[in-house]
Parts: sequence; structure tokens; C1' cells
RNA sequence: CUCUUAUCCAGAGCGGAGGAGGGACAGCCCCGAUGAAUCCCGGCAACCGGAUGAUGCGUCACGGUGCCAAUUGCUGCGGGGUUGCUUAACUUCCCCGGGAGAUGAGGG
Repeated sequence: CUCUUAUCCAGAGCGGAGGAGGGACAGCCCCGAUGAAUCCCGGCAACCGGAUGAUGCGUCACGGUGCCAAUUGCUGCGGGGUUGCUUAACUUCCCCGGGAGAUGAGGG
């Protein structure tokens, strides 16, 4: 880098350092000197390993990851319903599927 597969509406600090950026991309919409990124500590969760009890389900949280504003912040392609006007286009809201992305585990 790529393939397969599972998950993505729950959860997580009023700490220390740091100093202007951040939320993948684009458009929006947001967060940020009442302090962004990043690092340390702390925490959440339980995917993999491990331990353990029962049997295809729990418990622990020791090890490996991950995560800690907003649903993956929303939309991004297709279909359906709905709304504004009488048809279409467009618009409002909603539903289904897909794409993209993120993370784990396994493979090339």
C1' cells in the first nucleotide's frame, strides 16, 4: 500500500506541560487565549492475547491496540416517502441501501 471481516446514535478529567490551531477530504456547520494541535498523567471501552467461571455466554482489565465536543458533527451517490406550488426541476424533513473514512483482527 492492498484484500477479507467485525464495529462505528453508549462511554471517558474543572490535572500538568505546551502555545495556534483543530474537527480525514470538499461544501457547510462548529470547537479554540474562559487556551487548539502535541506530550505526560488520568480515564473509557473490551477488538486481540492472557487469566477465570460456565458452555459458544460472561467476569477480570495483567499485556497489545484503540478511543476520551457535537451520531463517523451533517451532507457528498442511488431509491422511496414527505413538505412548499398544480406537473417537472428545486426545496424541507425522514427512511432504506451504497460510497468514503476510522479502529480491531487476519491475509498478500